[in-house]
Context: one part of a larger RNA
RNA sequence: CGUUCGGGAUUUGAGGGGUCUUGGCUGUAGUACGAGAGGACCCAGUUGAACGAACCUCUGGUGUACCAGUUGUCCUAUCAAGGGCACUGCUGGGUAGCUAAGUUCGGAUGGGAUAAGCGCUGAAAGCAUCUAAGCGCGAAACCCGCCCCAAGAUUAGAUCCCGUUAAGACUCGUCACAGACUAUGACGUUGAUAGGAUGCAGGUGGAAGGGCCGAGAGGCUUUAAGCCGAGCAUUACUAAUAGU
Numbered sequence: 001c002g003u004u005c006g007g008g009a010u011u012u013g014a015g016g017g018g019u020c021u022u023g024g025c026u027g028u029a030g031u032a033c034g035a036g037a038g039g040a041c042c043c044a045g046u047u048g049a050a051c052g053a054a055c056c057u058c059u060g061g062u063g064u065a066c067c068a069g070u071u072g073u074c075c076u077a078u079c080a081a082g083g084g085c086a087c088u089g090c091u092g093g094g095u096a097g098c099u100a101a102g103u104u105c106g107g108a109u110g111g112g113a114u115a116a117g118c119g120c121u122g123a124a125a126g127c128a129u130c131u132a133a134g135c136g137c138g139a140a141a142c143c144c145g146c147c148c149c150a151a152g153a154u155u156a157g158a159u160c161c162c163g164u165u166a167a168g169a170c171u172c173g174u175c176a177c178a179g180a181c182u183a184u185g186a187c188g189u190u191g192a193u194a195g196g197a198u199g200c201a202g203g204u205g206g207a208a209g210g211g212c213c214g215a216g217a218g219g220c221u222u223u224a225a226g227c228c229g230a231g232c233a234u235u236a237c238u239a240a241u242a243g244u
Base pairs, nucleotide, nucleotide: 001152005163006162007161008160009159010158011157015149016148017147018146021049022048023047024046025045026044027043033038051106052105053104054103055102059100060099061098062097066093067092068091069090070089071086072085073084074083075082076081110144111143112142117137118136119135120134172188173187174186175185176184193239194238195237196235197234198233199232200231202228203227204226209222210221211220212219213218
């Protein structure tokens, strides 16, 4: 820009893409079969491998704005307590998020038409013959089915609702389940969108100060303490004002 009023939703599916694998074990059954040795079809169940998708409850990894320990040095006058730098100084842990080695799920069932093949009926050719007319069965392949995209499918589809007093959308702002930008999505006071605060979860692991014990290093106690990024709630304190 088109789809011939503008718009908001919900859709149909022409067409396209994806998937398509397979082992072991058990029952049937030591049955059928076979002199024995051996040893099934069919059917039912179960457990894996590789591959794929989604996810983070569990097991782990990461987690340079979390917690603790610790070395050297400089600084806060000094002690104590802290801060800077040294690869995040080093070390031990670790929330959210991301993630696999972790968890869950998938290939199917079924239908159609077939290949090789197996048949029915059946002539040419009084017989025979699956084939010439006709009819059936039959495979991981094909077409559906399953999952995803999809009306620029210009053959531009359908349904519902709103609207000209406009409906609706953009800009702007606060943002994230989104993200290079854009876009998408949430919210904008008739408000929980982000920050803060409060509570909880969760992490670290027992703060500082005081008291007591010890010659001291240090220990015990106050104390499951103190601190705490992203998580879950609550709360308009701050910012989403006003206006165009």
Large-subunit ribosomal RNA, domain VI from a Minisyncoccota bacterium, 244 nucleotides, folded computationally. The full RNA is in RNAcentral, with records from ENA. Taxonomically the source falls in Minisyncoccota (Bacteria, Bacillati). Its mean pLDDT, the model's own confidence on a scale to 100, is 88.